Small-subunit ribosomal RNA, central domain from an Acidobacteriota bacterium, 348 nucleotides, folded computationally.
Model confidence (mean pLDDT): 90 of 100.
The sequence was found in a public genome assembly.

Context: one part of a larger RNA
C1' cells in the first nucleotide's frame, strides 16, 4: 500500500454539531465526462514470448512473427454512475391535536437528621472496640425536653421504571426552555446519511479568585494491633467536600460493542401514546423505548441472537509480537497539576 481485523485476545474517538470530501431514493427527456464496442494514429532499438536458424550443447547471437497492457483522435450505443432539465412521495422536514418524563437554567420554600449555642429536668459516666486505650465528663457530659443558629443532602415513595447526545439529572412551587413520542396525513419536495480539519459539551479529583463550612474527610496528630504497621480498628482533624466566576478536559468516560439505513423464525415482563372489545377488574392490536429467555445463523470459545456479535450497504475513528512506553525528543494547550500529539536504540 494490499489484506485481515477492532465484545472479552492489539485494536470504536468520552459525547454531540458540523466544513471539505465520500456516499445517496423514485419517474421521464436530454447531453456523453466515466464506462462499453470499432476504426486510425502512435506505442524507437535493445528486452519479453512463440517459431526458425549459427556458434560441438547451454549461456550467448541472428532472422521473422506476436506482443509492448498505454496515449492521442474519430465514429457508435446510452444499461450503470455523472450533468442539465423537470416531475413524484416512500426517506427527511414542516403544521395541527394530545398526553408523559429526576431533560436543562434561574428564584422561592419544607420537614427529617446530623453538629453547635442557651435553657429545664438529671447523675457518674458517656464513648469505642475482637478486647482496649487515646477521646469527653463533678468546671455537670451521657440520656431527655424546649427554644434558637447554621451548612449539606432530600427517607419512604423508587421500579433491570423514566428523561438526556453523552457526562448525567431524584423533596416540592414558580417562572423561562431543549428534546422524544403518538394521532391526523394538510404542507415542501431528496432538502439525506456520514464526517478528516474544527466548535460546544464533558463524573470525580486538582488550580485561581471571592464566599461558605453542619457532617464527611485525603494530609497529619493522638490510642491500639503487630515483630514492625509510615496500613487495615478507634479517638480527633486541615485542605476539599458546598456557592460565585473562570480554569483544567481526563476515567473500567463500559454495552469494554462508532454513526446511519435496509432485511431476517418465536416467547415472556415493562414504561409512555393512540385505538378496539369489554367496560369493577381485564383482554387485545398498532408504534416508540426498555429488560429477561432463546431459534436460524454467526463465533476461538464464552456468548451475541430484529435493541445482533446474523446477512448486506454508506461513512469515519482505530489495530498490526512483548517490553522499552504512553516514555524520550520536538510542537501545540494550560497558571500549575500536567493533558493531546508520540518514536528510536536495545531486549525477548
Nucleotide at each position: 500500500c494490499u489484506g485481515g481485523g477492532u465484545g472479552u485476545a492489539a485494536a470504536g474517538g468520552g459525547u454531540u454539531c458540523g466544513u471539505a470530501g465520500g456516499c445517496g431514493g423514485u419517474g421521464u427527456a436530454g447531453c456523453a465526462a466515466g464506462u462499453u464496442g470499432g476504426g486510425a494514429g502512435u506505442g524507437a532499438a535493445a528486452u519479453c514470448u512463440c517459431u526458425g536458424g549459427g556458434c560441438u550443447u547451454a549461456a550467448c547471437c541472428c532472422a521473422g512473427a506476436g506482443g509492448c497492457u498505454g496515449c492521442u483522435u474519430c465514429c457508435a450505443a446510452a444499461a450503470c454512475u455523472g450533468c442539465u432539465g423537470u416531475g413524484c412521495u416512500u426517506g427527511a422536514g414542516u403544521g395541527u391535536g394530545g398526553g408523559a418524563g429526576a431533560g436543562g437554567c434561574g428564584c422561592g420554600u419544607g420537614g427529617a437528621a446530623u453538629u453547635g449555642c442557651a435553657g429545664g429536668u438529671g447523675u457518674a459516666g458517656c464513648g469505642g472496640u475482637g478486647a482496649a486505650a487515646u477521646g469527653c465528663g463533678u468546671a455537670g457530659a451521657u440520656a431527655u425536653c424546649u427554644g434558637c443558629a447554621g451548612g449539606a443532602a432530600c427517607a419512604c415513595c423508587c421500579g433491570u421504571g423514566g428523561c438526556g447526545a453523552a457526562a448525567g439529572c431524584g423533596g416540592c412551587g414558580c417562572g423561562c426552555u431543549g428534546g422524544a413520542c403518538c394521532a391526523c396525513u394538510a404542507c415542501u419536495g431528496a432538502c439525506g446519511c456520514u464526517g478528516a480539519g474544527g466548535a460546544a459539551c464533558g463524573a470525580a479529583a486538582g488550580c485561581u479568585a471571592g464566599g461558605g463550612g453542619a457532617g464527611c474527610a485525603a494530609a497529619c496528630a493522638g490510642g491500639a494491633u503487630u515483630a514492625g504497621a509510615u496500613a487495615c480498628c478507634c479517638u480527633g482533624g486541615u485542605a476539599g467536600u458546598c456557592c460565585u466566576a473562570g480554569c483544567c478536559c481526563u476515567a473500567a468516560a463500559c454495552g469494554a460493542u462508532c454513526a446511519g439505513g435496509a432485511c431476517u423464525u418465536g416467547g415472556g415482563g415493562u414504561g409512555c401514546c393512540a385505538c378496539c372489545c369489554g367496560u369493577u377488574c381485564g383482554g387485545g392490536u398498532g408504534u416508540c423505548g426498555u429488560c429477561c429467555c432463546g431459534g436460524a445463523g454467526c463465533u476461538a470459545a464464552c456468548g451475541c441472537g430484529u435493541u445482533a456479535a446474523g446477512u448486506c450497504c454508506u461513512g469515519c475513528a482505530c489495530c498490526u509480537g512483548g517490553g522499552g512506553a504512553g516514555u524520550a525528543c520536538g510542537g501545540u494547550c494550560g497558571c500549575a497539576a500536567g493533558a493531546c500529539u508520540g518514536a528510536a536504540a536495545c531486549u525477548c